A computed fold for a 541-nucleotide part of an RNA from a soil metagenome, annotated as large-subunit ribosomal RNA, domain I. RNAcentral holds the full RNA, with entries from MGnify. Its mean pLDDT, the model's own confidence on a scale to 100, is 80.
Context: one part of a larger RNA
RNA sequence: GGCGAACGGGGGAUGCCUGGGCGUCAAGAGCCGACGAAGGACGUGGCACACUGCGAAAAGUGUCGGGGAGCCGUGUGCAGGCGAAGAACCGGCAGUAUCCGAAUGGGGAAACCCGGCUGUGAGAACCACAGUCACCGCUGGCUGAACACAUAGGCCAGAGGGAGGGAACCCGGGGAACUGAAACAUCUCAGUACCCGGAGGAAAAGAGACGAUUCCGCGAGUAGUGGCGAGCGAAAGUGGAACAGCCCAAACCGAGCUCUACGGAGCGCGGGGUAGAUGGCGCCGGCAGAAAGCUGUGAGUAGGGUAGCCGAACGGCACUGGAAAGGCCGACCGGAGGGGGUGAAAGUCCCGUAGGCGAAACCCGAAAAGAGUGGGCCGGAGAGCCUGAGUACCACGGGGCACGCUAAUCCUGUGGGAAGCAGGGGGGACCACCCUCCAAGGCUAAAUACUCUUGACGACCGAUAGCGGACAAGUACCGUGAGGGAAAGGUGAAAAGAACCCCGGUGAGGGGAGUGAAAUAGAACCUGAAACCGUUCGCUG
Numbered sequence: 001g002g003c004g005a006a007c008g009g010g011g012g013a014u015g016c017c018u019g020g021g022c023g024u025c026a027a028g029a030g031c032c033g034a035c036g037a038a039g040g041a042c043g044u045g046g047c048a049c050a051c052u053g054c055g056a057a058a059a060g061u062g063u064c065g066g067g068g069a070g071c072c073g074u075g076u077g078c079a080g081g082c083g084a085a086g087a088a089c090c091g092g093c094a095g096u097a098u099c100c101g102a103a104u105g106g107g108g109a110a111a112c113c114c115g116g117c118u119g120u121g122a123g124a125a126c127c128a129c130a131g132u133c134a135c136c137g138c139u140g141g142c143u144g145a146a147c148a149c150a151u152a153g154g155c156c157a158g159a160g161g162g163a164g165g166g167a168a169c170c171c172g173g174g175g176a177a178c179u180g181a182a183a184c185a186u187c188u189c190a191g192u193a194c195c196c197g198g199a200g201g202a203a204a205a206g207a208g209a210c211g212a213u214u215c216c217g218c219g220a221g222u223a224g225u226g227g228c229g230a231g232c233g234a235a236a237g238u239g240g241a242a243c244a245g246c247c248c249a250a251a252c253c254g255a256g257c258u259c260u261a262c263g264g265a266g267c268g269c270g271g272g273g274u275a276g277a278u279g280g281c282g283c284c285g286g287c288a289g290a291a292a293g294c295u296g297u298g299a300g301u302a303g304g305g306u307a308g309c310c311g312a313a314c315g316g317c318a319c320u321g322g323a324a325a326g327g328c329c330g331a332c333c334g335g336a337g338g339g340g341g342u343g344a345a346a347g348u349c350c351c352g353u354a355g356g357c358g359a360a361a362c363c364c365g366a367a368a369a370g371a372g373u374g375g376g377c378c379g380g381a382g383a384g385c386c387u388g389a390g391u392a393c394c395a396c397g398g399g400g401c402a403c404g405c406u407a408a409u410c411c412u413g414u415g416g417g418a419a420g421c422a423g424g425g426g427g428g429a430c431c432a433c434c435c436u437c438c439a440a441g442g443c444u445a446a447a448u449a450c451u452c453u454u455g456a457c458g459a460c461c462g463a464u465a466g467c468g469g470a471c472a473a474g475u476a477c478c479g480u481g482a483g484g485g486a487a488a489g490g491u492g493a494a495a496a497g498a499a500c501c502c503c504g505g506u507g508a509g510g511g512g513a514g515u516g517a518a519a520u521a522g523a524a525c526c527u528g529a530a531a532c533c534g535u536u537c538g539c540u541g
Stems, first nucleotide, its partner, number of pairs: 001540009015526001016489001019461002023457008031165002039100003042055003046078002050074002061094006070082003105114003115133007135162002138158006169200001170198005180187001184227001214241005224232002245443003248388001252271003256267004276421001279386003283380005293373003303364004308357003314330004319326001331348002333337001339351003393416007403428001423438005477484002497525001500512004
């Protein structure tokens, strides 16, 4: 020095779960804000560092319910209190709610500085307190230029609409590159990321110039498209989810106002009417007060939500053990033998579970029947009127459609530019025939997306994993800033957390004693693997 064994040191693997969410499913909920939000600053406790709660009425106040013996948050301790006159705790409503923040009296380097007006106080002054004073838009009134009327503008009053925020989801306006094509330019990545605007609990779309729109499965990686490369990638049809349809403009009728050259023109209002034509208006005749719709009632009812309540059934042992839920013996309940806890492993000990029940208050909130309103229906004649214009369409350019163009369809920039019912669009260039539909106005629930909450589940994680975060975590710390961003869990059943003695520096640390089932469970605390470092012994080059 090697190998082996034993015992240590060192280290923190492994087993655990108050956390997480990689995922699925079900149910429920979904906007907040000038009545000052979201988010913060600063305060607030007897002693108070952090978190939590709260707001000068400050870990809280009132009241109404629930609850039922303890309580004064995490958080022990000391001190002091509260509670059967019902505390704590949970829920509803109400009160308070500093300062900043859209921040809104003015200013400002957020949480600060400085005012005006009115009122209250003995209240003139000073002071204190309460209220009020931003801007835009809307309505009404007054006033009122250039410029006569008028208009713009100004002033006052009123009602309270806007503003700002929101993880993801949605719509609109803009819009990359890396990358892929084994280089690269069309192409791709991708209308993605990102920026801006806007809305809502969903958004969008949507009622036929064609079977409303939306979502899912199949169709189908098909047809196509494509430096026919890389790649991109439908639709018809069919099955399902959910279903819901309407309103204007116009013709025509009526009353009114303004202008007028007295011919008429214009304006808004009410009625009418809403469609591919078998339409509507208008005209003629007849019938009927029908239906839909709407309104209120039913009813703020039924029902649901925001606290809760009831909830079956076990004992013995002189078995083991520190401890029984384990073992043995004998029972019981079960609409409950899901789960968790209790000193090991409990259907019958505790919390629960199955199954039932429940609201003073607040929130959400139906339906049927019946009522009112509503005004319709049929036929005819006829071809008088109406049916959305710088639109359709065309050319060129661009964009969107799976489609990169010979390219229909949709949108549009520039230019041109209809018909108008004997009309017009579409059926993938285009023409004919045929079929089909009616653009150039508007609204519309549900099925869909996302998140949160609750619950359940799992060949989901188990502290280098799982959220960055199981712990005073978006903390400490880093950065001028935008921003970046950790580490860190476990004594024990119970602190019973080691009185007392000894060594030591009135240490650190240790040795006894004591507690405990265990102290090699002693707080650097469960278990305590490996590397690595030793001690002793054996064998040995």